Predicted 3D model of a 104-nucleotide RNA (c-di-GMP-I riboswitch aptamer) from Neobacillus rhizosphaerae. Model confidence (mean pLDDT): 77 of 100. It was read from a public genome assembly, where an Rfam model found it. Lineage of the source: Bacteria > Bacillota > Bacilli > Bacillaceae > Neobacillus.
[in-house]
């Protein structure tokens, strides 16, 4: 300096849940708390794979016919909330990547 490997020693992170705050949502901060973790550090159009759908398309039912628009224009309101689609998000799913300490 490599490479394996997780037993000691020294530590170091937090899952679930609760509050409080943001967010449309899925998350995400912060404070307790601690299921776990040899990387439970770091990376998210540019590795794969998962969440969610505000926005948008598209469908589905009722009403208008000169309807609706400020005009150009074509449909045009309303409902319910069915389908696809991420620019949002998950690193403790898989994966890249960088690293401590101790043995060999």
């Nucleotide at each position: 300096a490599a490479a394996u490997a997780g037993a000691u020693a020294g530590g170091g992170c937090u899952a679930a849940u609760u509050u409080a705050u943001u967010g449309a949502a899925a998350g995400a901060u912060a404070a307790a708390g601690a299921c776990g973790c040899a990387a439970a550090g770091c990376u998210a159009g540019a590795g794969g794979g998962g969440c969610u759908a505000a926005g948008g398309u598209c469908a589905c039912c009722a009403c208008c016919g000169a309807a609706u628009g400020a005009a150009a224009g074509u449909g045009g309101u309303g409902g319910a909330g069915g389908a696809c689609u991420a620019u949002g998000c998950c690193a403790g799913c898989c994966a890249g990547u960088u690293g401590c300490u101790u043995a060999u």